[in-house]
RNA sequence: GGAGCGGGCCGGGCGGCCGCUGCGCUGCCGUCUCAAGGGCGGCGGCGUGGAGGAAAGUCCGGGCUCCACAGGACACGGUGGUGGGUAACGCCCACCGUCCGCGAGGAUCGGGACAGUGCCACAGAGAACAGACCGCCGAUGGCCGGCCGUCGCUCAAAGUGACCCGGACGCUUCGAGCGUCCGGGUCACUGGCAACGGCCGGCACAGGCAAGGGUGAAACGGUGCGGUAAGAGCGCACCGCGGGCCUGGCGACAGGUCCGGCACGGCAAACCCCACCGGGAGCAAGACCAAGCAGGGCGAAGGCGUGGUCCGCGCCGUUUGACGUCCGGGUAGGUCGCGCCGAGGCGACGGGCAACCGUCGCCCCAGAGAAAUGGUCGCCCUCGACAGAACCCGGCUUACAGGCCCGCUCCGCUU
Numbered sequence: 001g002g003a004g005c006g007g008g009c010c011g012g013g014c015g016g017c018c019g020c021u022g023c024g025c026u027g028c029c030g031u032c033u034c035a036a037g038g039g040c041g042g043c044g045g046c047g048u049g050g051a052g053g054a055a056a057g058u059c060c061g062g063g064c065u066c067c068a069c070a071g072g073a074c075a076c077g078g079u080g081g082u083g084g085g086u087a088a089c090g091c092c093c094a095c096c097g098u099c100c101g102c103g104a105g106g107a108u109c110g111g112g113a114c115a116g117u118g119c120c121a122c123a124g125a126g127a128a129c130a131g132a133c134c135g136c137c138g139a140u141g142g143c144c145g146g147c148c149g150u151c152g153c154u155c156a157a158a159g160u161g162a163c164c165c166g167g168a169c170g171c172u173u174c175g176a177g178c179g180u181c182c183g184g185g186u187c188a189c190u191g192g193c194a195a196c197g198g199c200c201g202g203c204a205c206a207g208g209c210a211a212g213g214g215u216g217a218a219a220c221g222g223u224g225c226g227g228u229a230a231g232a233g234c235g236c237a238c239c240g241c242g243g244g245c246c247u248g249g250c251g252a253c254a255g256g257u258c259c260g261g262c263a264c265g266g267c268a269a270a271c272c273c274c275a276c277c278g279g280g281a282g283c284a285a286g287a288c289c290a291a292g293c294a295g296g297g298c299g300a301a302g303g304c305g306u307g308g309u310c311c312g313c314g315c316c317g318u319u320u321g322a323c324g325u326c327c328g329g330g331u332a333g334g335u336c337g338c339g340c341c342g343a344g345g346c347g348a349c350g351g352g353c354a355a356c357c358g359u360c361g362c363c364c365c366a367g368a369g370a371a372a373u374g375g376u377c378g379c380c381c382u383c384g385a386c387a388g389a390a391c392c393c394g395g396c397u398u399a400c401a402g403g404c405c406c407g408c409u410c411c412g413c414u415u
Base pairs, nucleotide, nucleotide: 001411002410003409004408005407006406007405008404009403010402012380013379014378015377016376017375018374020050021049022048023047024046025045026044027043028042029041030040031039032038033037052386056397057396059395060394061393062392063391064282065281066280067279076278077277078276079275080274081095082094083093084092085091096110097108098107099106100105111273112272116271117270118267119266120265133213134212135209136208137207140206141205142203143202144201145200146199147198148197149196150195152193153192154191158190159189160188161187162186163185164184165183166182167181168180169179170178171177221239222238223237224236225235226234240262241260242259243258244257245256246255247254248253286336287335288334289333295327296326297325298324299323302316303315304314305313306312344363345362346361347360348359349358350357351356381384
C1' cells in the first nucleotide's frame, strides 16, 4: 500500500422567531360552595420534559390482569450437542462435533435409523440383506487353426531306397555272374489320413469378476502394495468403521492402546420413540365512580308548572301509585390501570474467559386519548437513509444514506 474478518458507536450541527403537547408554579374570568379553603372549566405567563436503533413485523419469552383448575393418564403443540446466564425463552455466552475458508474467522432444525412401520422420484443392469449395460478375464470346460510326439491305417492314380521273382538287351573267363532297362511282389523312409497327448495362437460359447467406465442426491468402505486368468478384505500396511480397556475433561467429547476384515446406505422440517416444557384469553385485559331510562323495597295523597306568595288555571297522579327516599346491577360519561421507582438508567469497585451477577453512589428520563416533536429564517458541513411511541419489559427478524473508533488476518513492497 492492497484485500479482508470480528466487534462497538453515531444517525446532520448551532442560533433566532412563531407554534404543539405532558407536568410544576402562577395571574385573570366563570361556576359550585354560607364561608375559609378547595373542586371544575376557559384564556394567559414563567420554568421544565418531549420518539427510535429499529418506536416496525407481532415471530418467541415474561411481567401485569381476568377466567378456569383435586390428582393421574391419554391426546395436542413446542424444544432438541454439552455446560452456564436469565424472570423466562426457540434468546445470549463459553465449549464440543461436522462443514467452509490459506487465514483472521464463518455456517450449523446438531437426540434416536439393530423398538416398529414406511419412503428413496427420474436416470440406471442394480436403490438394501442389490446388480452386470459397457468393460476385464476366459485359468477350467468348449470350438477353430498351427507345430511336435506316440500308436494305428495307407503307401494306391506321389517320391526314394533295399530285397525277391520274371523278361529283354549288353559285357563276359560262356558256368554261375555283372550292368542297364521293363513288369510284378514284400518291406522301410518321406508323405497322407485318423485318434490321443503336449505346446502356441485365435473365438468369446459355457463360465469367472466387480478393478475401470457409465447412471444417480445416494451404488454395499478408501488409498497403496501383494496376489490373480482377470479380480476381489482374498492377504497385508495406513485411514475410516465397530467393540473393549486406559488416560484427560463437570460434560458434550478428545487422545492412546488392543481386538474385529467390515457386518450397520440415506430420510425422523415421514409416522414414530425418548427427554424436557406448555391451562385459556388479552390493556377493547381489568378495577372504581356513575347522569338518564328501566327494575325492586318502604312511605305516600298529593306533586309540578304558571314572576316571589295566595287564589285561579293547566298537567301528572291517588293500588295501573304521581312524588319522596333507599337498594342492587349498570349504559353514556369520567377516574384509575398509565410512566415517580422500574427484571430502570449512568458511573465506580469487585467476581466471572464470557453472557452475566453483586456492592456502593448519583439520577428520574415522552406519556396523549383523535392522539403532541412542526414551520420558517440565517450560518456551517461529508448535504442527511430507514422510519413515529399507545400497558410494560427481554430477545429475534426485517429496513437503513453516510460516518467514526477498536482488535485481528492474508498478500506485496521497503528497512
Overview:
Predicted 3D model of a 415-nucleotide RNA (Bacterial RNase P class A) from a Planctomycetaceae bacterium. Taxonomically the source falls in Planctomycetaceae (Bacteria, Pseudomonadati, Planctomycetota, Planctomycetales). The model forms 92% of the base pairs in the Rfam consensus. Its Rfam family is "Bacterial RNase P class A". By type it is a ribozyme. It is recorded under the gene name rnpB.